[in-house]
Context: one part of a larger RNA
Molecule: large-subunit ribosomal RNA, half A
Organism: uncultured bacterium
């Protein structure tokens, strides 16, 4: 290293147990709070106080009353100090108090601030209290009042009301979607849904111009039938009624009008009476009838009602009840165990109380409570009854009479919208719009319209109950959860993200009791330990019950580094352990590629898992159907609901509306066992109850069996509306939040070093008749040039898990303009903005964000959890906007019913396949004949005539064919019958799954008779199927696993070794042929057939011959056997001899062959078939084309026999099932046991069936349980086929849960699941964040590179250095710590802890006043929300009074303290006076650019003075080195420069203008004439102060620090910058804020002891900020981040500069 043990190992927190905190229900009661200031905040309150909780400047509370008691000061200790028997804390009722903010309301605002007015009161005053002051609306009351007399609009005042908030529920109206479904879509559906607005406690509707239908009912509302009906609809998907019937509940009324009176602004009148409905009613007229009293108003008497509508106000008295609460039985033990009794034991004992809960385990009787019962000063809340208060006292018939009885209404056309109803035949209601009635002799309705008939009476109101919901209170209850569950929260809408709307956690437990560890040791006076006490227990120690697992140690066994591994499994030596049974471990051999998931098919190099541990997925409600169970049955059942009970939100009971069935046909009227078609009675259809048999045309006879069965309720499977098995889009609606990013605008600041060029214009000079026009100088133009700052980023390198979610570094572009910047602001989602790229709208843009519809839809992918048991598919037809998806069919399963299926033979049939044929149809070749045709010849032309041209029919032969067939099989199919076999069939009915396949043999199409191609057909396997062979190998060959066995026998292929079994026989083959190939090629070689030749001598070789005509002809320069050509190629001689088989020559010649004899002696040469070899023969890492080894068989072909060879067959055993068959039993239409016999048990999709376990409930007040419950760890022991279930042994401390049954959040290993923990890589890779740099000594501590201090040295200079704005919000400053934070360290920090710090009349602010802009009183508009907007406010980035030096602290300073100023307001003297404003004038009041000058801070130089340094080394007494000031404001003076004689400034006159008036101010005339404005600068202030320098108490880390005390000079000049003089000057075109604000002035009403102006004195001058950071370690960027971040200051040298370079003051050396 492996395996496996142990560990008082760790780390982790699941598990068990428990709950403090949730979910849900019943009842009940409340259904609002609020201008008498809510909701809900801010801020304060406590001795100490950071949270919550209370409370409120009277501030964990006061007052009073009622209860109730002995201890109290919350949560929450501790200290320290009260309180309480004189009754406190507490607890209830009722008061007091009650900051600010907030509708918020005096008036403004950025909530929790600012700033007032007007009255009263106190005070000498400054100031203080009180009170009150928004706004609308009111046909209220008062007062005042135009135009315009009365009076009204208007105004003021007063009263009264409203506003705002809530509860994501419910409900009514105003608007008004999209996903979706409609397998697409648009009508049409979600849906009148989601939202958003106004309303209510309830809400709406409601007392028939309402429904029915020939009877009738009698406001609405809601529940249950009717009914998923009538209907409506792209008649699609869907939608979806009423009438009536059963309940809950119950209630009716009031006006307008006619007419009559009265009154007044006399008219759209007002009050009062009357009068209110339809089988019409009222008015008025007349009649008749009307308690007592009065002539009559009235009055008694009488009836009635009633504050919840119907008119409205209040009281008292009783009762209940609600907000506190009293009271309440009954137990012990010297007992056991124990840490503790309530457990056991023993003995009582109450009980209208044995609910629950605590108590040291499990308590009726120990406690709090429970059951029956009492309690209320006050204040609620109901009922009763009384006061009271109202109404009526009339009417009522009968008769007339024609006054009334809701008008832009009813209705119509147009256009829509609701009704269930989509324009439809469309009634009814509702109205936008144009028209427009009747008038009881009238008028609406009854689903177009008409009659006729019934029925009600609009065009005005109000109306309780019973219905629907719960933020809330109180009381219960729960087969709800129980820390990853239950709310998001065990508390938290918090931490934390986000500009904003928004979004949104995680986190529970020590013990009975802190008894919370005194006190020792280590260690830094740590952190953590170890003893020691505590307790039963520290294996309960605060990181605290139990305490798994991954993951990380420590120790042991046995084993391991030449092996080759899905890590197992079978066999097994050895070692070790143990008594022992056994048990760890495994040398070695045999066999063997995980797991899910999609697939034809996956070790797959195709998904998905890093590992644990806990969560994580077919439910529910109705409806339907089928099957099972139950009840009842020709019937079965109740629904809503009501009542008894008070039960386990429960049971009984009553309630028959209504539904289903029991009768069917017909479109329907109908009719009915029939009945529809139909002229029929024919025939059919559909029904009348079934089954069997016989005969038979039809039918009929028997016999069997029966009531003709169906309904309701459960539960299981499935379907079907609903999110319907979980998880997942992109989207699209809606309603909001966003322009602190960015992009444009807007108003009002603010910046751009230097440098160059030199345009109009002008002057001058030349020129011209005058012009032009030339030079020169002056000017100083310009989206002008060159460069910094500032902006952008053009290349290129870096980075690229970054320093940075866009920068570094070097380059580069613009840079006086279309510039760039700050600060407020104003446009935004189908919308803005865009010099335009679809670019930007907060690290997102072809449509931001956020919440909602919403769990949108996904024909897609992924996942989908316990066991056994029996069966078991398909990848195929047809249709499919269908093709990877559905429907129906097929195939699979379960249930009932019948009874049939299958194989094999035999008979018997249909058929046109293969083959075969050419009779057909067609193709096709060769002849023969022979039409026609060409072509030749012939002719003048016809006629003819020839063809080795093409060729039809028709003949002969030879043939081809999926769409030929005179013919014609094998198989297959149908039927019959006979045998075998056994559950295989058919047919309803429930449930599925499939509808992607694949190879392989045939048999075919397509293809190239390619393909592991494709596409049908047949069989077979895979697919879903293992085992044995094919070396390995889904589909090949053999064979179908139930289990077990150290039995046997065989199949396929096998027997030389790896490897189980033969070194078997006969042949072949020599090629490593076996152990890859073709065409073709070869005297390889066996076998067999055939033809020559051969002893009458053959083949082979060797000798010999091999001739003559002839040089055949011909052609030819030649051709003579041998260049060619012709020639049946001849003759002769011969044993043989070619007019020549080859070499050969120019041709000849020569050399050969055939061919013939010698020699030699037995085979010799061919052609065929056939076996087995050879050649032919070439690839990529490496033999590598037998599985090696090798092998002459161990290759091939036969042949025999033995053998091995599977999970196949046998045999034994054993298990579950079907079949049949025995026995037995019971609760007998049947199940169950035990047996025999016989067969079955491979399995994905699926489908049936039995079980196991997990949570909680019932029996159960029983039973286990501190002698030890649940969980946890182990185990080698029992049991079940399993899923489990027990024993035991150790933790563990209090709860468990059998049996039977019941209900589910009911079983995980895979979802790139989801939470938490933990590893891997891995002590790896990269990093420690700008390469400005650091050393050396000392100090301090346990400890120092990092802290501190000294010396040196290095970086920065328009910063990395000082101010300041935002914006942070305490980071400042001192002590003290050092865990955590700092990228190391760390005595130190910007880190914890404590303490402490910020002082203003002059500085911002607040204050006044405007700008864009915002808000808006009345006011317009507009479904609401709301939107614009005038007056007026509010809004700075702008305009407006006033402070300097200089000192001080450990931290502030223009604020403290010194000194010396200055504004303002008030009041008070005094003096002098026309004051007076919300009104008028004037100033206020503004561009850019550029020149030139004036002065001149600061700072620098130079020079003088003054003080000091210097000598150890080099040079130094001088041309070295340090300092060398001081405000505002007032007084005087001086004064450049600008402006001005083209009039500074004044006097006097006029005036029609300034919304009235003016003496102002504009205009005009007219007279004088010089000043106006100013930076500076002098003097005082102020020299007592500052000042290098010296001295110096102390203290010291020995460097220094430092109170204090002295203290010299204190002047001249140069540059000349900001700045100023200056809002000027000039040039220019884009013409360059506003102010009720401040300053002067001017009048108006009005005032005139006021009030102004001067001048002196007093007094007053609030509030808010003020530390500190601020190119940053404090701000934005998630960080101590190389980025961003407006604005002021900005030493010297060199230099044009703000550029470079070095460099002072100051700061740093970047935190390994």
């Nucleotide at each position: 290293g492996g395996u496996c043990c142990a560990u008082a190992g760790g780390u982790g927190g699941a598990u068990g147990c428990c709950u403090a905190g949730g979910a849900g229900u019943u009842a009940c009661g409340a259904g609002g709070c609020g201008a008498u200031g809510a909701a809900g905040g801010c801020c304060g309150u406590g001795g100490u106080a950071a949270g919550c909780u209370g409370c409120g400047a009277u501030a964990a509370g006061c007052u009073g009353u009622g209860g109730g008691u002995a201890g109290g000061a919350g949560c929450a200790a501790a200290c320290a100090u009260c309180c309480g028997u004189c009754a406190a804390u507490c607890c209830g009722c009722a008061g007091a108090u009650a900051g600010c903010c907030g509708a918020a309301u005096g008036g403004g605002g950025u909530a929790a601030c600012c700033c007032a007015g007007u009255g009263g009161a106190a005070g000498u005053g400054a100031u203080u209290c009180c009170a009150c002051u928004a706004u609308u609306u009111g046909a209220c009351c008062g007062c005042u009042g135009a135009a315009u007399a009365c009076a009204u609009a208007g105004g003021c005042g007063g009263c009264a009301a409203a506003a705002g908030c809530a509860a994501u529920a419910c409900u009514g109206a105003g608007g008004g979607a999209a996903c979706u479904g409609a397998a697409c879509c648009a009508u049409c559906u979600a849906a009148g849904u989601a939202c958003c607005u106004c309303g209510g406690g309830a809400a709406u509707a409601g007392a028939a111009a309402u429904c029915a239908a020939a009877a009738g009912a009698g406001a609405u509302u809601c529940c249950g039938a009717a009914a998923g009906u009538a209907g409506c609809g792209g008649c699609g998907a869907g939608c979806g009624a009423a009438a009536u019937c059963g309940g809950a509940a119950g209630a009716g009324c009031c006006c307008a009008a006619a007419c009559c009176a009265g009154c007044u602004u006399u008219a759209a009148g007002c009050u009062g009476g009357g009068g209110u409905u339809g089988u019409a009613g009222g008015g008025c007229c007349g009649c008749a009838c009307g308690g007592g009293g009065g002539c009559a108003a009235c009055c008694c008497g009488u009836g009635g009602a009633g504050u919840g509508a119907u008119a409205a106000a209040u009281c008292u008295u009783c009762a209940a009840u609600a907000u506190a609460g009293c009271a309440g039985a009954a137990c012990g033990g010297u007992u056991u165990u124990g840490g503790g009794a309530a457990a056991g034991c023993c003995g009582g004992c109450c009980a209208a109380a044995g609910a629950g809960g605590g108590u040291g385990a499990a308590a009726g009787c120990c406690c709090c409570g429970u059951a029956a019962g009492c309690g209320a000063c006050a204040u609620g809340u109901u009922g009763a009854a009384g006061a009271c208060u109202c109404c009526a006292u009339g009417g009522u018939g009968c008769g007339g009479u024609a006054c009334c009885u809701g008008a832009g209404u009813a209705c119509g056309g147009c256009g829509a919208g609701g009704c269930a109803c989509g324009a439809g035949a469309a009634a009814c209601c509702u109205u936008g719009u144009c028209g427009g009635a009747a008038u009881c002799u009238g008028g609406g309705u009854c689903g177009a319209c008409c009659a006729c008939g019934a029925u009600c009476c609009a065009a005005g109101g109000c109306u309780a109950a019973a219905u629907a919901c719960u933020c809330c209170g109180u009381a219960a209850c729960u087969a709800c959860c129980g820390a990853u569950a239950g709310u998001g929260a065990a508390u938290a809408g918090u931490a934390c993200c986000g500009u904003g709307a928004g979004g949104g956690a995680a986190a529970g437990g020590c013990g009975a009791a802190a008894a919370g560890a005194a006190c020792c040791c280590c260690g830094g006076c740590g952190a953590g330990g170890g003893g020691a006490g505590u307790g039963a227990a520290a294996a309960a120690g605060a990181a605290c019950c139990u305490g798994a697992a991954a993951c990380c140690a420590u120790g042991g066994a046995c084993c391991c580094c030449c092996a080759a591994c899905a890590g197992g499994u079978c066999a097994a030596a050895g070692u070790c352990c143990g008594c022992a049974a056994g048990g760890a471990u495994g040398a070695u051999g045999g066999c063997g590629u995980g797991c899910c998931u999609u697939u034809u098919g996956u070790a797959g190099a195709a998904u998905g898992a890093g590992c644990c541990u806990g969560c994580g997925a077919g439910u529910u409600a109705c409806g339907a159907u089928a099957g099972c169970g139950a009840g009842c049955g020709a019937g079965g059942u109740u629904a809503a609901g009501u009542g008894a009970u008070g039960g386990a939100a429960g049971u009984c009971a009553c309630g028959g509306a209504g539904c289903c069935g029991u009768a069917g046909g017909g479109a329907a009227a109908c009719c009915g066992a029939g009945u529809c078609u139909u002229a029929a009675u024919a025939g059919g259809g559909c029904g009348u109850a079934g089954c069997c048999g016989a005969c038979u045309c039809a039918g009929u006879c028997g016999g069997c069996g029966g009531u003709a069965a169906g309904u309701u309720c459960g539960u299981u499977g499935u379907c079907g509306u609903a999110g319907a098995c979980c998880c997942g889009a992109a989207g699209c609606c809606a309603a909001g939040u966003g322009a602190u990013c960015u992009a444009g605008u807007u108003a009002u600041g603010a910046g751009c070093a230097g440098g160059u060029u030199g345009a109009a214009g002008c002057u001058c000079a030349g020129g011209u008749a005058a012009a032009a026009c030339u030079g020169a100088g002056u000017g100083g133009a310009g989206g002008a040039c060159c460069g910094a700052a500032c902006c952008c980023g053009u290349a290129u390198g870096g980075a690229a898990u970054g320093a940075a979610a866009a920068c570094c570094g070097u380059u580069g572009g613009g840079a006086g303009g279309a510039c760039u910047u700050g600060u407020g602001a104003c446009u935004c989602g189908g919308a803005g903005u865009g010099a335009a790229a679809g670019g930007c709208u907060a690290a997102a843009c072809a449509a931001a964000c956020u919440u909602g519809g919403a769990a949108a839809u996904a024909g897609c992918u992924g996942g989908u959890u316990c066991u056994c048991c029996c069966c078991g598919a398909a990848a195929u037809g047809c249709c499919u906007u269908u093709a990877g998806g559905g429907a129906c069919a097929g195939c699979c399963u379960c249930a009932u019913a019948c009874a049939a299926a299958u194989g094999u033979a035999a008979u018997g049939g249909a058929g046109g396949u293969a083959g075969a044929g050419c009779a057909c149809u067609g193709g096709a070749u060769g002849g023969a004949c022979u039409a026609g045709g060409g072509c030749c010849c012939u002719u003048c032309a016809c006629c003819g005539g020839g063809u080795a041209c093409c060729a039809a029919a028709c003949c002969c032969a030879c043939u081809c064919a999926a769409a030929c067939u005179c013919c014609g099989a094998a198989u297959g199919c149908c039927a019959u019958u006979a045998c075998a076999c056994a559950a295989c069939g058919u047919a309803u009915g429930g449930g599925a799954g499939u509808g992607a396949g694949a190879c392989u043999g045939c048999g075919a199409g397509c293809a190239a008779u390619a393909a592991g191609g494709u596409c049908c057909g047949u069989a077979g396997u895979c697919a879903a199927g293992a085992g044995g062979g094919a070396a390995a190998c889904a589909g090949c060959c053999c064979a179908g696993a139930c289990c077990g066995u150290c039995a046997g026998c065989u199949a396929a292929g096998g027997u030389c070794c790896c490897c189980a079994a033969a070194u078997a026989c006969c042949g072949c083959u020599a090629a490593g042929u076996g152990u890859a190939a073709a065409a073709u090629g070869a005297u390889g070689u066996g076998c067999g057939a055939u033809u020559g030749c051969g002893a009458a001598g053959a083949c082979a070789g060797c000798c010999a011959g091999g001739a003559g005509g002839u040089u055949g002809g011909c052609u030819u320069a030649g051709a003579a056997g041998c260049a060619g050509c012709c020639a049946c190629u001849c003759c002769u001689u011969a044993a043989a001899a070619g007019a020549g088989u080859g070499c050969g020559u120019a041709a000849u010649a020569g050399c050969u062959c055939a061919c013939u004899g010698g020699u030699c002696g037995a085979g010799u040469a061919g052609u065929u078939g056939u076996g087995c070899g050879c050649a032919g023969a070439u690839a990529a890492u490496g033999u590598a084309a037998c599985g090696g080894g090798g092998c002459u068989a161990a290759g091939c072909g036969g042949u025999a026999u033995a053998c091995c060879g599977a999970a196949g067959c046998u045999a034994c055993g054993g298990a579950u099932u079907c079949g049949u068959u025995g026995c037995c039993a019971c609760a007998u239409a049947g199940u169950g046991g035990c047996g025999g016999c016989g067969g079955a048990u491979g399995g994905u999709a699926g489908g049936g069936g039995a079980g196991c376990g997990u949570u909680c409930c019932a029996c159960c007040a029983a039973c286990c349980g501190a002698u030890g419950a649940a969980g946890g760890u182990g185990u080698a022991c029992c049991u079940g086929c399993g899923a489990g279930g027990g024993g035991c042994a150790c933790u563990g401390g209090a709860g468990g849960a059998a049996g039977u049954g019941g209900a589910a959040g009911a079983g995980a290993g895979a979802a790139u699941g989801c939470a938490g923990g933990u590893a891997u890589a891995a002590g790896u890779a990269c990093a420690c964040g700008a390469a400005a740099a650091g050393a050396g000594g000392g100090g301090u501590g346990a400890g120092a590179u990092u802290c501190c201090c000294c010396u040196c040295c290095g970086c920065c200079u328009a910063a990395a250095g000082u101010c300041u704005a935002a914006g942070g919000u305490u980071u400042c400053c001192u002590g003290g710590g050092u865990a955590a934070a700092g990228g190391u360290c760390a005595u130190c920090u910007g880190c914890c802890c404590a303490g402490g710090g910020u002082a203003a009349g002059u500085c911002g602010g607040c204050c006044c006043c405007u700008a864009a802009g915002g808000c808006c009183a009345g006011g317009a508009c507009g479904a609401a929300a709301g939107u614009c907007g005038u007056a007026g406010c509010c809004g700075a980035u702008g305009g407006g009074a006033a402070u300097c030096c200089g000192g001080u602290u450990u931290a502030u300073a223009u604020u403290c303290c010194g000194g010396a100023a200055c504004c303002u307001g008030u009041c008070u003297a005094u003096g002098u006076u026309u004051c007076g404003a919300u009104g008028g004038g004037a100033u206020g009041a503004c561009g850019c650019a550029u020149g030139a000058g004036g002065u001149g801070a600061a700072a620098c130089c130079c020079g003088g003075c003054c003080g000091g340094a210097g000598a150890a080394c080099g040079g130094u007494a001088g041309u070295u080195c340090c300092g060398g000031u001081c405000u505002a404001a007032g007084u005087a003076g001086c004064a450049a420069g600008c402006c001005g004689u083209u009039g500074a400034u004044u006097g006097g006159g006029g005036u029609a203008g300034g919304c009235a008036a003016a003496u102002c101010c504009g205009c005009c005339c007219u007279a004088a004439g010089a000043g106006g404005u100013a930076a500076g600068c002098u003097a005082c202030g102020a020299a007592u102060g500052c000042c290098a320098g010296g001295c110096a108490a102390u203290c010291u880390u020995c460097g220094g620090a430092a109170a204090g005390c002295u203290g010299a000079a204190g002047c001249g000049g140069g540059c000349g910058u900001a700045a100023u003089c200056a809002u000027g000057g000039u040039g220019c075109c884009a013409a360059g804020a506003a102010a009720u604000a401040a300053u002067c002035u001017c009048u108006a009403a009005g005032g005139u002891u006021a009030g102004g102006c001067a001048u002196a004195g007093a007094c007053a001058g609030a509030c808010c900020g003020u530390a500190c950071c601020g190119c940053a370690a404090a701000c934005c960027g998630a960080c101590a981040c190389a980025g961003g971040u407006a604005g002021a200051c900005a030493a010297g040298a060199u230099g044009a500069g703000a550029a470079a370079u070095c460099a002072a003051a100051g700061g740093c050396g970047c935190u390994c």